[in-house]
RNA sequence: ACUUCGCUUUUGGGACAGGUGAGGUCACAUGACUGAUUCCUGACCGGUGGUAUAGUCCACGAACUCCGAAAGGGAGCCGAACCGGUGAGACCUAGGUCAAUUCCGGUACCGACGGUAUAGUCCGGAUGGGAAAAAGGAGGA
Numbered sequence: 001a002c003u004u005c006g007c008u009u010u011u012g013g014g015a016c017a018g019g020u021g022a023g024g025u026c027a028c029a030u031g032a033c034u035g036a037u038u039c040c041u042g043a044c045c046g047g048u049g050g051u052a053u054a055g056u057c058c059a060c061g062a063a064c065u066c067c068g069a070a071a072g073g074g075a076g077c078c079g080a081a082c083c084g085g086u087g088a089g090a091c092c093u094a095g096g097u098c099a100a101u102u103c104c105g106g107u108a109c110c111g112a113c114g115g116u117a118u119a120g121u122c123c124g125g126a127u128g129g130g131a132a133a134a135a136g137g138a139g140g141a
Stems, first nucleotide, its partner, number of pairs: 002140004008134003016042004023034004043121002045111002047060004055109002064076004081107005089098004113124003
């Protein structure tokens, strides 16, 4: 260094400004006040492992749905990116070829469920769960 088992710890970020006015209160003749972090314009955020440094690639977790008396149980489902440049590196060769959806520039796009004026950003399940990371212990070949 590899592998198995169990222990401990850790393990998700982000809403502000302006506009609109569903609704509400008062007045009830005109009206006044209030009223969305959800709508509109702009703003802001990005779990874990892999790989050239990734929200958009690949894989996993969570959420969600179903089964189950229940489980740290099983099954399912599982969002979204392109263009240009560079060239770590690789290959053949001495001049080429390939090479980042990760870097640089540009322009886009995505975001569970319940609540509430329609929510990635508020409140809630959740002081939860968990991919995984670190540390150290016992065993195996």